The prediction has a mean pLDDT of 82. The RNA shown here (small-subunit ribosomal RNA) has 1513 nucleotides and comes from a seawater metagenome. The sequence is in RNAcentral, with records from SILVA. Rfam family: Bacterial small subunit ribosomal RNA.

RNA sequence: AGAGUUUGAUCCUGGCUCAGGAUGAACGCUAGCGGCAGGCCUAAUACAUGCAAGUCGAGGGGCAGCACUUACUUCGGUAAGUGGCGACCGGCGCACGGGUGAGUAACACGUAUGCAACCUACCUUUAACUGGGGCAUAGCUCGAGGAAACUCGAAUUAAUUCCCCAUAAUAUAAUACAUUAUCUCAUGAUAUAAUUAUUAAAGAUUUAUUGGUUAAAGAUGGGCAUGCGUCUGAUUAGUUUGUUGGUGAGGUAACGGCUCACCAAGACUUCGAUCAGUAGGGGGUCUGAGAGGAUGAUCCCCCACACUGGUACUGAGACACGGACCAGACUUCUACGGAAGGCAGCAGUAAGGAAUAUUGGGCAAUGGGCGAAAGCCUGACCCAGCCAUGCCGCGUGCAGGAUGACAGCCCUAGUGGUUGUAAACUGCUUUUAUACGAGAAGAAAUGCUCCGACGUGUCGGAGUUUGACUGUAUCGUAAGAAUAAGCACCGGCUAACUCCGUGCCAGCAGCCGCGGUAAUACGGAGGGUGCAAGCGUUAUCCGGAUUCAUUGGGUUUAAAGGGUGCGUAGGCGGAAUAGUAAGUCAGUGGUGAAAUCCUGCAGCUCAACUGUAGAACUGCCAUUGAUACUGAUAAACUUGAGUUUGGUUUAGGUAAGUGGAAUUUAUGAUGUAGCGGUGAAAUGCAUAGAUAUCAUAAGGAACACCAAUAGCGAAGGCAGCUUACUGGACCAUAACUGACACUGAGGCACGAAAGCGUGGGUAGCGAACAGGAUUAGAUACCCUGGUAGUCCACGCCGUAAACGAUGCUCACUCGAUGUUAGCGAUAUACUGUUAGCGUCCAAGCUAAAGCGUUAAGUGAGCCACCUGGGGAGUACGCCGGCAACGGUGAAACUCAAAGGAAUUGACGGGGGUCCGCACAAGCGGUGGAGCAUGUGGUUUAAUUCGAUGAUACGCGAGGAACCUUACCAGGGCUUAAAUGUAGUCUGACAGAUUUGGAAACAGAUUUUUCUUCGGACAGAUUACAAGGUGCUGCAUGGUUGUCGUCAGCUCGUGCCGUGAGGUGUCAGGUUAAGUCCUAUAACGAGCGCAACCCCUGUUGUUAGUUGCCAGCGAGUAAUGUCGGGAACUCUAGCAAGACUGCCGGUGCAAACCGUGAGGAAGGUGGGGAUGACGUCAAAUCAUCACGGCCCUUACGUCCUGGGCCACACACGUGCUACAAUGGUAGGUACAGAGAGCAGCCACGUCGCAAGGCGGAGCGAAUCUAUAAAACCUAUCACAGUUCGGAUCGGGGUCUGCAACUCGACCCCGUGAAGUCGGAGUCGCUAGUAAUCGCAGAUCAGCAACGCUGCGGUGAAUACGUUCCCGGGCCUUGUACACACCGCCCGUCACGUCAUGAAAGUCGGUAACACCCGAAGCCGGUGGCCUAACCCCUUGUGGGAGGGAGCCGUCGAAGGUGGGAUCGGCGAUUGGGACGAAGUCGUAACAAGGUAGCCGUACCGGAAGGUGCGGCUG
Repeated sequence: AGAGUUUGAUCCUGGCUCAGGAUGAACGCUAGCGGCAGGCCUAAUACAUGCAAGUCGAGGGGCAGCACUUACUUCGGUAAGUGGCGACCGGCGCACGGGUGAGUAACACGUAUGCAACCUACCUUUAACUGGGGCAUAGCUCGAGGAAACUCGAAUUAAUUCCCCAUAAUAUAAUACAUUAUCUCAUGAUAUAAUUAUUAAAGAUUUAUUGGUUAAAGAUGGGCAUGCGUCUGAUUAGUUUGUUGGUGAGGUAACGGCUCACCAAGACUUCGAUCAGUAGGGGGUCUGAGAGGAUGAUCCCCCACACUGGUACUGAGACACGGACCAGACUUCUACGGAAGGCAGCAGUAAGGAAUAUUGGGCAAUGGGCGAAAGCCUGACCCAGCCAUGCCGCGUGCAGGAUGACAGCCCUAGUGGUUGUAAACUGCUUUUAUACGAGAAGAAAUGCUCCGACGUGUCGGAGUUUGACUGUAUCGUAAGAAUAAGCACCGGCUAACUCCGUGCCAGCAGCCGCGGUAAUACGGAGGGUGCAAGCGUUAUCCGGAUUCAUUGGGUUUAAAGGGUGCGUAGGCGGAAUAGUAAGUCAGUGGUGAAAUCCUGCAGCUCAACUGUAGAACUGCCAUUGAUACUGAUAAACUUGAGUUUGGUUUAGGUAAGUGGAAUUUAUGAUGUAGCGGUGAAAUGCAUAGAUAUCAUAAGGAACACCAAUAGCGAAGGCAGCUUACUGGACCAUAACUGACACUGAGGCACGAAAGCGUGGGUAGCGAACAGGAUUAGAUACCCUGGUAGUCCACGCCGUAAACGAUGCUCACUCGAUGUUAGCGAUAUACUGUUAGCGUCCAAGCUAAAGCGUUAAGUGAGCCACCUGGGGAGUACGCCGGCAACGGUGAAACUCAAAGGAAUUGACGGGGGUCCGCACAAGCGGUGGAGCAUGUGGUUUAAUUCGAUGAUACGCGAGGAACCUUACCAGGGCUUAAAUGUAGUCUGACAGAUUUGGAAACAGAUUUUUCUUCGGACAGAUUACAAGGUGCUGCAUGGUUGUCGUCAGCUCGUGCCGUGAGGUGUCAGGUUAAGUCCUAUAACGAGCGCAACCCCUGUUGUUAGUUGCCAGCGAGUAAUGUCGGGAACUCUAGCAAGACUGCCGGUGCAAACCGUGAGGAAGGUGGGGAUGACGUCAAAUCAUCACGGCCCUUACGUCCUGGGCCACACACGUGCUACAAUGGUAGGUACAGAGAGCAGCCACGUCGCAAGGCGGAGCGAAUCUAUAAAACCUAUCACAGUUCGGAUCGGGGUCUGCAACUCGACCCCGUGAAGUCGGAGUCGCUAGUAAUCGCAGAUCAGCAACGCUGCGGUGAAUACGUUCCCGGGCCUUGUACACACCGCCCGUCACGUCAUGAAAGUCGGUAACACCCGAAGCCGGUGGCCUAACCCCUUGUGGGAGGGAGCCGUCGAAGGUGGGAUCGGCGAUUGGGACGAAGUCGUAACAAGGUAGCCGUACCGGAAGGUGCGGCUG
């Protein structure tokens, strides 16, 4: 410091996720040791048991119990004394220490101040004093009640208990407010003096202290007040009656509405009051570069609380955790009458929970209480125990050791690789653990003993005493590698890879995503990586996230500028002067507790940890100074702003009037059959006279031309003409005011269309509605009608794609050009300047598109708004509205994207252009019939398998009777059929005959090797290598089809772009062609095109056998038959030839045109082979090969028979026909290319024929085969025929082991459909179509009418590119990229989830009103009670004072009531989200097939449609 994820790819916006650190953690697996720390985050839930606050006999009366001594004794005990001491009175403490965080949004906390408005026990210092007297009471004793707790009565007694008197002031009060001085901060404070009145005390022990009282001061601790700071919500906007202030009084330690009486009506609040929710605050802690964000365990400070609520008492201090009283809830005891209790102290228990420890030891240390002290108490504390909860440290060994061991895992044809120096083995070490032994520091004081100095106490010194932890830390010795490694991960992010299993299953997953038979992603294993006594997971916080942006973001199109203006608060503000010093800056002082963090040093062996010193604590307060800037004050300036004068301009606004054209209607006239409307029609109108034409009239609405990216206005918006009133802007000129300016939360006003209310008006148009069409439907588009509405007046509504999707104002920053309104100068061309309206561009900006003086540039000021998509501009609440609705405006839940701009493709019922038997023009077919063949379907034991739009279907198959054959039935075999290699053995097997059998096979009989002796041959046996037409063509190779023989597909360098990419390859021409030319930020190149290759067409030359025969000769009935010839044909080698080369025209060129010339051939002459980058997961595992999987007495293999040939039907491809351009019969001609020895077969002969029997030639330019259409002649005359030949019957031939299922052919007979074929559809542009036959492969034969070739005869037509189909290029739109067979919207149906409403119902919270009113303080009363003092005087006296009781104010809990608010549940209901492939349509994306969208209104199953206005996205 970044990374992954939206896309085919790119840039951007934007969310989600990850890597880091942390934790009082928990869970899973694992675990050797030690040190230091930490340990109920939940139920402030309930608590059994023990302990946690006592102490003082040197305050007191005393003495229960205990110990000792003495005396007595009835031997039980009693008495006295000493030590000491239960209970009691008294003093001090119990308000500290310890716990918890419920409450509290507050002067609670933090920080800084103040108290001239206060208190402070114990402690320190100073001063003074400590005299006299008295009354009680507990205890003890006696009695009584009660279950108990406990209580009552009587008698008696003490004190450092209580009371009275005296003395006393720097105390308190009063007086004269008197006196002066000083000071401050307003009241005032301090100092000084006088008079009067009032208030103190305690002793103890011993002789020295200690205690007591008063006063002053200090210290410590507290109380109160104030400034500043301190969470969220405005869907909480108003709150408050002791409330705000005053006077007086009361109360308090003290100020104060703290309380009360009276008076006034204030006080707080958008700088957020009140209300609601949440929360102890801080030092700090975690994170972060920091700013910040989150947090408030442990330690420290403060606060609050102590079962819940209230109350006071005591006291220096409490409204009191281990005190009291009352109320409530709960628990316990009970004799039912009453009592007792409060672990949020330490342990511990239950419960809750994912989860948090011992009912331990000790006061040795530190600290606290009491005490003179010894000492006692101390769950504070110090220690130990449990827990890997965290941090830190140590160890589990080190060195050598290669046959690179065995096993494991992976791989191979074979070698091998890895685990891995790892192990074994050798040597060494001994931390730790174990055993044995030694053994601290923490201890200083105090006490005791002794000594010394002052002088019996303090100080100093010496000795001695005291350790829970603990026989612990530590040290030594011994033996021995001995006692000690796991967890997570290994697709990318992210370090680390293979095998097996599984087969969208099981599962994984932080995000992207993996898994559907070859998973580095699941599970296991081997290996590896990371960390390590831990490792992972989960949860939470910060970070990354500049993703709330102060540092440090944005708003044209991504989310985001308010519809527009005026203007309040607020913010901000021109030039210059003076003083001031609030902001600002600097110095100084105080404070900012300690701990923490940081730095240095030091102590534990190191570290964690700890000690010490420093720094820091960025803050607050005070003070001194500075004065540039900002502020406030004063006076003053003109350039911002405004005013005056003159002129110009304007569809700016409001009102009134007025004009012509057109539509419609009415009337009249002319006139006759249609009009109207549409893609085509129909509804509609019309013989009752329409439409058309003319005239007149009525009425409403809108204003052609001018008219213009022209004008005006803040926006919405504004258009005939005239008038009235009125607004703004601009220009010019001088003068005036003197910052008056800008922006603008709330607020106010304006605000298209639609809509609403009332009243008018209504020509045209026209939601709804009706009808007609279209359609599968058509609640639409189209047509005919038509109501609201559109218009006017008044009043509402307040929204729009209210858009420049761009807030307002000011300043600055190159130019070009057009235009509107003014002004100036002239030379009347033009030019300068101001204010607008436009276009193009520089710099700059931007993700890009683009913007660019009219900024989206550079700056300043103010406002508004945004923070992923959906849910949703929805719900609830509130405000506005007559309503429709508008404004404000969430959450649950859900997704990993949603989005912007641009790129390349693909697509479009977008555009342009070009081509093709694509259409058109023609010729012939197919679709109808019969048959053949293939396919589907059906059937079957099986009808083997594959191929399925084009690109399957006479295809694999170029030949299924057996075989083939893969299928079915049945019968057999199991290393098996064949082969090879190696070894061993045998000389048999094989063969023949025969039995059973369907055969395979099984059984029987029989015959029986060769040899050069090496062996051969055959067989058996052993070992190795089986076999599979079983699966996967979506694991593959190879091969093939198609787009397409279409003209395309790319690269290098350069250039452009942030980039994907572009350019080149585009443009203008041209071509069959990305063929070539020209132009050009491109220049070149490659694969394709073309050419090179083959056949064919012409000629030459060479060579002549089996081919040829002109001339010469021979011969025959005839024939190159023979001699010969080498001319010709032909054969097959080599050459030539054609290149737009020449001419003319057009053109820059390329090139095109020409009935051109020449030429056999003319513009690639014709044909073939040749198929770019790629597409279709196209086809083939059944040609072959091959990975993986599967079968192994079978999915292998052998055999027989059957099937692949089935047959209601459907489709494809063909053949033959339907006839006279023909059939039949007879006759006569002319090919090419191939094939042939298990062959082709002349010829002869027999048969009607298929063919049979003989038989020559030929392994072929030699032999073998009638070419047929054609032509000539005859016949048939239009018929189901002399057409057509299916089907069937009979008889034969051939092949073959065998023609039943299931062959072909021949003969005789039979003689079906069919008379030219619907919608539609196919082929073909010349030697082509059409037509005619011939040959071959396969093959025993053949279902061949198929296929592949060959030649014969031999046409018609093409105007042309509008349309259909396919394709190329350019361009455009896109929400598509699996790419239109795309994407995608809404209703309905089903399931799940969260949520709104809902009759109601249940509960919580905070208040209010009233009732009742405990304890208690206060007040009153007090006839009853009453020790201290007083009086009279001794009484059962009186008084003062006090109290019980009673009354009253306040008052917790409780009750009643009506509201508020929050939440749970709720029949039913509303929409939403998500779900496997449901239903209906097709709304949107392309002109999405009616352009879309916005607002509004109406309508409709649904998307949606239509009207009105607006926008271009």